The RNA shown here (transfer RNA) has 74 nucleotides and comes from Orbicella faveolata.
The sequence is in RNAcentral, with records from Ensembl Metazoa.
[in-house]
RNA sequence: GGCGCCGUAGUUCAGUUGGUUAGAGCGCCUGUCUUGUAAUCAGGAGGUCAUGGGUUCAAAUCCCAUCGGUGGCU
Numbered sequence: 001g002g003c004g005c006c007g008u009a010g011u012u013c014a015g016u017u018g019g020u021u022a023g024a025g026c027g028c029c030u031g032u033c034u035u036g037u038a039a040u041c042a043g044g045a046g047g048u049c050a051u052g053g054g055u056u057c058a059a060a061u062c063c064c065a066u067c068g069g070u071g072g073c074u
Stems, first nucleotide, its partner, number of pairs: 001073001003071005010026004019057001028044004050066005
């Protein structure tokens, strides 16, 4: 230099052939239970879906650029 893949909650990830509320496990907080802790059970908080722009009635999802990570190639 060029090609591919990835970027969604604190963390690990799902969700993409656009369609009406953005989810799960773990973690965190509160309650329950216990002599107490853990575990169990119930509830809760937490997201500009990397950034900017475009297409569309509608974008995490499609297109373009940029940024970051990663794997080959040269």